[in-house]
Molecule: transfer RNA
Organism: Phycisphaerae bacterium
RNA sequence: UGGGGAUUGGUGUAAUGGCAGCACAGCGGUCUCUGGAACCGUUAGUCGGGGUUCGAAUCCCUGAUCCCCAG
Numbered sequence: 001u002g003g004g005g006a007u008u009g010g011u012g013u014a015a016u017g018g019c020a021g022c023a024c025a026g027c028g029g030u031c032u033c034u035g036g037a038a039c040c041g042u043u044a045g046u047c048g049g050g051g052u053u054c055g056a057a058u059c060c061c062u063g064a065u066c067c068c069c070a071g
Stems, first nucleotide, its partner, number of pairs: 001070007010024004018054001026042005047063005
């Protein structure tokens, strides 16, 4: 420098263009002498900007970060 891939709560991972889920973690509660386990409840997310569309995590453009390949 060229080509390809990835980016979604604190972490991991889903989601035909149509309510953003699940698990773990965190917080509160029940239980317990205490802790853990178990159970109930709850907080929290689409990498940034723009476009298309009635509607975008998803499609298009552009930028950012990381990874891989070639030179």